[in-house]
This record gives sequence, C1' cells and structure tokens, in this order.
RNA sequence: ACGCGCUGGCGGGACUCGGUGAAAUUCCGAACCGGCGGUGAUCCGUUGCCUUUGGCGGCGGUAAGCCCGCGACCCGGACGUCCGCACCACGGACGGCCGGUGGACCUGGUGAGACUCCGGGGCCGACGGUUGAUCGGGCGCAGGCUCGGUCAGACAGUCCGGAUGGGAGACAGCGCGC
Repeated sequence: ACGCGCUGGCGGGACUCGGUGAAAUUCCGAACCGGCGGUGAUCCGUUGCCUUUGGCGGCGGUAAGCCCGCGACCCGGACGUCCGCACCACGGACGGCCGGUGGACCUGGUGAGACUCCGGGGCCGACGGUUGAUCGGGCGCAGGCUCGGUCAGACAGUCCGGAUGGGAGACAGCGCGC
C1' cells in the first nucleotide's frame, strides 16, 4: 500500500429588483443555486527521454446539474424486532435487504479524439403546506383561534414542514489478515 471488521466526527446551494393582485420570496419580466462516485483533451505543480528555437511521455492535483451510475422522496415485496392480542390470524410502528418509480442539451469552433474545453442559445429540479369572502357550530372579555359548508382564487429548485432525520460518499483512528 491492499483486503476484511469495528469506531469516530464530517457529509446541499439559492429570491434581489420590477409588474399584476385583497393576497405571490409560489404567477409574469429580468436575476439567483447546482450533493456523491466515475469518465475526461483544460489548467497547475513536478519529473524523464530524444535527433533540443522543438518534439514525445511519466507522476500528483484539478475540470460535467442536463454522458454513465449513486443518494434523498415515493410505491411494492418477503423477512426481523417491538406494540395491540391468552394464542393464531389480523392491524400498527420501526429496521436493514430485494425490486420498482424517479429530471434535463443542442449548436458553432478547435482538434487525431470533446454531449466534458471555448463561443452561443436552451433545459431540469421529490412529497406535504400556503389566500380571501361568506354562512353555521365550538372556544375566547376581545383582537382572534378552530371545525364544517358555499363561492372565488394563486401555480414554490430558492419560503415553511417531515428533518437536531436519512444519506451517496470522502476521511481519520483501532484490530486482524496479507
């Protein structure tokens, strides 16, 4: 150095100005953001060889939201643990595993080679929540809160929430093996 096991902390960014409106960081115009691994011709450092105004390499770092994969969210399955239950069955909660779903790129240039570089123009981003009027019930001294109905409405990558969660993974320490 490598393999296996254990432990530890770390591990996602972004609404500014104007417009419409009763109401928008949600719509419209402009602006803003980009997790992890891989690939990789830019760039940086270092170094070798040769036939040395030059040419060809090695090593390390670094370079993709839309190329290949992964993660978060959601759905299904069998299993395990716990709870309800005297037991089974059944229901609920949680867990890892397996499977599914799950977004987006063209063009010109350079070149041996680019969906990665340079120029230009595009595109994408889980789930739940969000406003007003009015009628009725409940609560409250009141502002108001809450439940139900009716009418109208406004639509989130960025706000609030699950989430002080989970996590791809990068790293460090310890043990064992080699």